Predicted 3D model of a 76-nucleotide RNA (transfer RNA) from a Lewinellaceae bacterium.
The prediction has a mean pLDDT of 81.
RNA sequence: GAUUCCGUAGCUCAGUCGGUAGAGCACUUGACUUUUAAUCAAGUGGUCAUGGGUUCGAGCCCCAUCGGGAUCACCA
Repeated sequence: GAUUCCGUAGCUCAGUCGGUAGAGCACUUGACUUUUAAUCAAGUGGUCAUGGGUUCGAGCCCCAUCGGGAUCACCA
């Protein structure tokens, strides 16, 4: 340098054919008893990497950019 995959909650990850953004863990609160805490229930938490475009409507489609991984090539 080329190709390709990935970027979604604090962490790890889902998200179908474009139509109300989710799970587990963590955290907060309550209940309970076995009390460095466990269990159960409820809840909080999101510029969907950034900027544009298409569309009535974009996490999803298109373009560019940024960051990360893989493969190949070049230099030495």
The source organism's lineage runs through Bacteria, Pseudomonadati, Bacteroidota, Saprospiria and Lewinellaceae.